[in-house]
Context: one part of a larger RNA
RNA sequence: UGACGGGGGCCCGCACAAGCGGUGGAGCAUGUGGUUUAAUUCGAGGCAACGCGAAGAACCUUACCCAGACUUGACAUCCCGUGACAACUAUAGAAAUAUAGCGUUCUCUUCGGAGACACGGUGACAGGUGUUGCAUGGCUGUCGUCAGCUCGUGUCGUGAGAUGUUGGGUUAAGUCCCGCAACGAGCGCAACCCCUAUCCUUAGUUACCAGCACGUUAUGGUGGGCACUCUAAGGAGACCGCCGGUGAUAAACCGGAGGAAGGUGGGGACGACGUCAAGUCAUCACGGCCCUUACGUCUGGGGCUACACACGUGCUACAAUGGCCGGUACAGAGGGUUGCGAAACCGCGAGGUGGAGCCAAUCUCAAAAAGCCGGUCUCAGUUCGGAUAGGAGUCUGCAACUCGACUCCUUGAAGUUGGAAUCGCUAGUAAUCGCGUAUCAGCUACGACGCGGUGAAUACGUUCCCGGGCCUUGUACA
Numbered sequence: 001u002g003a004c005g006g007g008g009g010c011c012c013g014c015a016c017a018a019g020c021g022g023u024g025g026a027g028c029a030u031g032u033g034g035u036u037u038a039a040u041u042c043g044a045g046g047c048a049a050c051g052c053g054a055a056g057a058a059c060c061u062u063a064c065c066c067a068g069a070c071u072u073g074a075c076a077u078c079c080c081g082u083g084a085c086a087a088c089u090a091u092a093g094a095a096a097u098a099u100a101g102c103g104u105u106c107u108c109u110u111c112g113g114a115g116a117c118a119c120g121g122u123g124a125c126a127g128g129u130g131u132u133g134c135a136u137g138g139c140u141g142u143c144g145u146c147a148g149c150u151c152g153u154g155u156c157g158u159g160a161g162a163u164g165u166u167g168g169g170u171u172a173a174g175u176c177c178c179g180c181a182a183c184g185a186g187c188g189c190a191a192c193c194c195c196u197a198u199c200c201u202u203a204g205u206u207a208c209c210a211g212c213a214c215g216u217u218a219u220g221g222u223g224g225g226c227a228c229u230c231u232a233a234g235g236a237g238a239c240c241g242c243c244g245g246u247g248a249u250a251a252a253c254c255g256g257a258g259g260a261a262g263g264u265g266g267g268g269a270c271g272a273c274g275u276c277a278a279g280u281c282a283u284c285a286c287g288g289c290c291c292u293u294a295c296g297u298c299u300g301g302g303g304c305u306a307c308a309c310a311c312g313u314g315c316u317a318c319a320a321u322g323g324c325c326g327g328u329a330c331a332g333a334g335g336g337u338u339g340c341g342a343a344a345c346c347g348c349g350a351g352g353u354g355g356a357g358c359c360a361a362u363c364u365c366a367a368a369a370a371g372c373c374g375g376u377c378u379c380a381g382u383u384c385g386g387a388u389a390g391g392a393g394u395c396u397g398c399a400a401c402u403c404g405a406c407u408c409c410u411u412g413a414a415g416u417u418g419g420a421a422u423c424g425c426u427a428g429u430a431a432u433c434g435c436g437u438a439u440c441a442g443c444u445a446c447g448a449c450g451c452g453g454u455g456a457a458u459a460c461g462u463u464c465c466c467g468g469g470c471c472u473u474g475u476a477c478a
Base pairs, nucleotide, nucleotide: 001478002477003475004474005473007472008471009470010469011468012467013466015462016461019425020424021423022422023421026316027315028314029313030312031311032310033309034307035306042053043052064302065301066300067299068298069297070296073125077124078123079121080120081119082118083117088101089100090099091098092097106115107114108113127291128290130289131288132287136285137284138280139279140278141276143274148187149186150185151184152183153182154163155162156161167178168177169176193268194267195266196265198236199235200234201233202232203231204230208225209224212223213222214221239262242256243255244254245253246252318418322377323376324375325374326373327372328371334365335364336363339358340357344353345352346351384415389410390409391408392407393406394405395404431454432453433452434451435450436449437448
C1' cells in the first nucleotide's frame, strides 16, 4: 500500500421488511447429470453451466457409430497431356460409384497460340469440428451503470509511498459547494444520440371524413375536402427557470404556482482502470504439436430422440373470480413474389378446390383474446383436468418405422394448492390475456425476441440476511 475481520462509523441496492404472484408436490415439454449403448458427437459447471452455443437434429445439418468406396483428393494455386463439357439411356449397386452406349466438337485469334471448362498424370501441396482458451488475437460473461480508476507539476517522507481523491455539507453520481500544500488534467458520471408523453409548422396518398353532394341491403363506396385522426420531416417545450421556507449568504433540499410533462419525466443505446490464467482453438483468425491410402474425402443406414433414477428451467392444471354453448365489441407491432393468398364451394375438422387482389398506410396473413350480454353446470375426481392409449385422417417432404406437426371419434391417468427450502416484481410494474416475427420444406416453440389489451397490492423502517461504496481500526496474510 492492499486484502481480510462472526471490528467500528456513514451510505446504497426488490438486500431484508411490507405486499402480490410463483418454484419445490402432479402430468407433460425442454436442458443437464448419471446409466445404457456400436454410437448415444462436442463444448458450457456456484452466483456468471443446465429452454446455454442450437433464431428449427427425419435425410441433409453432423462433427459420433456401422458398412461400402476414394487417395493431388469434396475445395485452392502451379506444371504436362488429351478433349468441349454437360445431359440422356442401359447394366450392377443401398447409394457413392463403375462399365457400356448415345451424344457433342466451346470462346477469342495476328492462325503461332491464348482463355474458360472437363478428364488423365506428376509432385509441390490441399485437407483435419485432431490437441493446447494455461502460447494467442478477436469477441463475450461477471463484479456493475457500481462510482470509482489514474496522471502531470508541486509539497511531505531515507524509502515503499503519501498528498491531491481526506474533512464539513449535498447528490443517482469523485454530482456540486465550502474548506484545505496543493494546483490542474485524463478515463469514467452527466449531457450530446434514439424511442415515448404535449403543442406548432410543412405535406395530404394508399391514411382520415367535420361540413356539402351522389349512391348502396350495407361500407369513405364515389365526387369533393386537408379541418380532425394519423403518417414523417422540421421546430417549441423542463432549466430548480418563478414564488415561499430551510441551509453557511453556498451547493442543495422541502413545499407551491404555472404546465401535457417537475426536479435524471419514462424507456433504450452507451459498461472506466481492472478482477476471475472466467468462457470460446467447434463462428473466425493464429503460434506450437499431431494425422497424411487417413485423425482427410464421398455415400447408405443408424445415432445425437436410449431410460431403474437425480437436478434446473418452463407449460397445463387441480376449478364456480370457473368450465361449456350462443351472441357481440375494442389493439399494437410485424411478415408477404420460389411469397401472402380474399370471396365462393366441398369437408364435423385438420384441410382441399379456387384463384380475385397485392412487390402492399392500397391487397393479404387476420379470428385478437381476456371483456360484455344471455343460457347451462352446483362442489363432485365432476360438464374440473387433460396425460396415456386404440382407431380413422390431413399436410409438408425423395422419404414421417426408428423420429414430424396437426385434425376427428373413442379412452379418460396423476392431480383437491404442494415438506424443508427457494425465486421474481416498486407502476402502466406484478399478475393476467391474446397477437406477431426470426430460424424454417415441415416441425418437437410450452423456447427466444418483440407487440399491444385488462390492470393491482405494499414499502413502518434499515436491527438482521446477501452484494456493493467511502472513512477508520486490528492483523503472525501478500
Small-subunit ribosomal RNA, 3' major domain from an uncultured bacterium, 478 nucleotides, folded computationally.
The full RNA is in RNAcentral, with records from Greengenes.
The prediction has a mean pLDDT of 83.